[in-house]
RNA sequence: GGCCGGAAAGGGCAACCCUUCCGAAAGGAAGGCGGCGCAAAGCACUGGGUCUACGGUUCCGAAAGGAGCUAUGACAGCCGUGCUGCCGAA
Numbered sequence: 001g002g003c004c005g006g007a008a009a010g011g012g013c014a015a016c017c018c019u020u021c022c023g024a025a026a027g028g029a030a031g032g033c034g035g036c037g038c039a040a041a042g043c044a045c046u047g048g049g050u051c052u053a054c055g056g057u058u059c060c061g062a063a064a065g066g067a068g069c070u071a072u073g074a075c076a077g078c079c080g081u082g083c084u085g086c087c088g089a090a
Stems, first nucleotide, its partner, number of pairs: 004088003012038002017032006036077001042083003047079002049075003055070006
């Protein structure tokens, strides 16, 4: 140094819930509470997967409306991939 992993040491992130804001929604941001958990639960949508369906479209309907399909939306704490990072026992 690499692999590997997290024994030790020092740490890190932060599920759920509440409030406010953004969003059609999924979901996101900030604050509080609180740790469910995570060896990358750091960053990146480039491969899959999952979620939502404003809009578009098809069908039913007199209409109102309803149902189906569909990301340009979302999830990195779904997996994989790439890059980076603390420590160094076995």
Model confidence (mean pLDDT): 87 of 100. Predicted 3D model of a 90-nucleotide RNA (c-di-GMP-I riboswitch aptamer) from Aneurinibacillus sp. It matches the Rfam family "c-di-GMP-I riboswitch aptamer". Rfam describes the family as follows. GEMM was predicted in a large-scale screen for bacterial structured RNA regulatory elements. The organism belongs to Aneurinibacillus, within Bacteria.